The RNA shown here (Bacterial RNase P class A) has 371 nucleotides and comes from an Actinomycetota bacterium. NCBI's taxonomy places the organism under Bacteria, Bacillati, Actinomycetota. Its Rfam family is "Bacterial RNase P class A". Rfam describes the family as follows. Ribonuclease P (RNase P) is a ubiquitous endoribonuclease, found in archaea, bacteria and eukarya as well as chloroplasts and mitochondria. The gene name in the source record is rnpB. The RNAcentral record of the sequence draws on ENA.

[in-house]
RNA sequence: GGAGUGGGCCGGGUGACCGCGGUCGGUGCUCGCACCGGUUGAGGAAAGUCCGGACUCCGCAGGGCAGGACGCUGGGGAAAGUCCCAGGCGGGGCGACCCGUGGCAAGUGCAACAGAGAGCAGACCGCCGAUGGAGCCGACAGGCUCACAGGUAAGGGUGAAAGGGUGAGGUAAGAGCUCACCAGCGUCCCGGGUGACCGGGGCGGCUGGGCAUACCCCGUCCGGAGCAAGACCAAGCAGGGGAGAUGGGUGGCCCGCCCGUUCGAUCCCCGGGUAGGUCGCAUGAGGCGUACGGCAACGUGCGUCCCAGAUGGAUGGUCACCGCCGAGGCUUGCCUCGGUACAGGAUCCGGCUUACAGGCCCACUCCGGAU
Numbered sequence: 001g002g003a004g005u006g007g008g009c010c011g012g013g014u015g016a017c018c019g020c021g022g023u024c025g026g027u028g029c030u031c032g033c034a035c036c037g038g039u040u041g042a043g044g045a046a047a048g049u050c051c052g053g054a055c056u057c058c059g060c061a062g063g064g065c066a067g068g069a070c071g072c073u074g075g076g077g078a079a080a081g082u083c084c085c086a087g088g089c090g091g092g093g094c095g096a097c098c099c100g101u102g103g104c105a106a107g108u109g110c111a112a113c114a115g116a117g118a119g120c121a122g123a124c125c126g127c128c129g130a131u132g133g134a135g136c137c138g139a140c141a142g143g144c145u146c147a148c149a150g151g152u153a154a155g156g157g158u159g160a161a162a163g164g165g166u167g168a169g170g171u172a173a174g175a176g177c178u179c180a181c182c183a184g185c186g187u188c189c190c191g192g193g194u195g196a197c198c199g200g201g202g203c204g205g206c207u208g209g210g211c212a213u214a215c216c217c218c219g220u221c222c223g224g225a226g227c228a229a230g231a232c233c234a235a236g237c238a239g240g241g242g243a244g245a246u247g248g249g250u251g252g253c254c255c256g257c258c259c260g261u262u263c264g265a266u267c268c269c270c271g272g273g274u275a276g277g278u279c280g281c282a283u284g285a286g287g288c289g290u291a292c293g294g295c296a297a298c299g300u301g302c303g304u305c306c307c308a309g310a311u312g313g314a315u316g317g318u319c320a321c322c323g324c325c326g327a328g329g330c331u332u333g334c335c336u337c338g339g340u341a342c343a344g345g346a347u348c349c350g351g352c353u354u355a356c357a358g359g360c361c362c363a364c365u366c367c368g369g370a371u
Stems, first nucleotide, its partner, number of pairs: 001367010012322007020041010043342001047353002050351005055226004067222005072087005088101005102217002107215002109211002124156002126152003131149002133146005164182006183207001185204008230279004239270005247263006286305008323340008
């Protein structure tokens, strides 16, 4: 200098004017609004709502089926079953590093193209001609030829993959057919590790490809709904109860008086509860700094800080200057033009994932050059 790998962080600044929400103080009054002043007012993802909780209400004898989720080991954390750290094993990369993680040796299923054959394999080329067949020769034993039946998975070819590898024996040719070694599997023993697992030795049958993010099997676990949860206060209307005249109906034979009963303007009370309001709702698994323990995730102690709270939903707009990026111009350090992302709370928190103009920092790897 070039190419890369893994992390961490920022993600516009200043000023002026206008405007909005919360809160504090003051003033005014028509008493819940207005004005003035101070202070405060989105994010690294506030997003997707994919996991896990806090909190709230409902449900709940016990067992099973169905359904769903997850899956190596140890640790962390309030919890996690799509989290984090450290490790094991397998695969990829020269490497830093990355990816995967129960079982395909229970059953069922799936696999483009190529290829003869792709799932209790397969005969296209090649090899063979032991056995059977045809033909020829012959001394009547047999020999030779053909490659028709057939045998053969050594070799070639196809493929991501062709049913262990190498060598020897064996055979007509071959083949775990047999043997030796190696790989793998099962089992037993010894040693190391908390463990996944690793190292070594003995024995055995000789080898059973991939996909479970295909159904499935095994193991473990799982009540439902969600802040529009839920709690409190509570107009109006409707309902229940009471009072209720100098009013209306009705009964006491008729009229009057009086009495009973019923309707009833109006008033009072009650429970549930709509609109509306208040709470839930901002001190929390909280942020920052520091010391100690731990490889680390993280934990413990101490100090310090208080940091949005709207509800048809505030956090905005305009202008100027500067910063950053890109293009162009020339007088080479200035000018002109353009751009400056993704996106935005709504009960809160821990994760994951996805989106993102531009930029900064740290550690490490490989290659080349110079000294």